[in-house]
RNA sequence: GCCGAAGUGGCGGAAUUGGCAUACGCGCUACGUUCAGGGCGUAGUGGCUGUAAAGCCUUGUGGGUUCGAAUCCCACCUUCGGCA
Numbered sequence: 001g002c003c004g005a006a007g008u009g010g011c012g013g014a015a016u017u018g019g020c021a022u023a024c025g026c027g028c029u030a031c032g033u034u035c036a037g038g039g040c041g042u043a044g045u046g047g048c049u050g051u052a053a054a055g056c057c058u059u060g061u062g063g064g065u066u067c068g069a070a071u072c073c074c075a076c077c078u079u080c081g082g083c084a
Stems, first nucleotide, its partner, number of pairs: 001083007010026003019067001027045007046057004060076005
């Protein structure tokens, strides 16, 4: 340099091929149980602003297509593999 694969909440990892983003697990928070801790059980948990109601943002980054994009297209970044 060329070819291919991957990048999604704090972490792992789904989203069945364009239609509720973050299922499920771990972790975390609250409560119960315990003298206490651990374990177990119940409930909650993407981020920001907000007392709340609610609003805005979010799938590596930036554009594009579309009524609608994690998903399709283009460029770039990072990691991994192959070729030279």
Molecule: transfer RNA
Organism: Candidatus Omnitrophota bacterium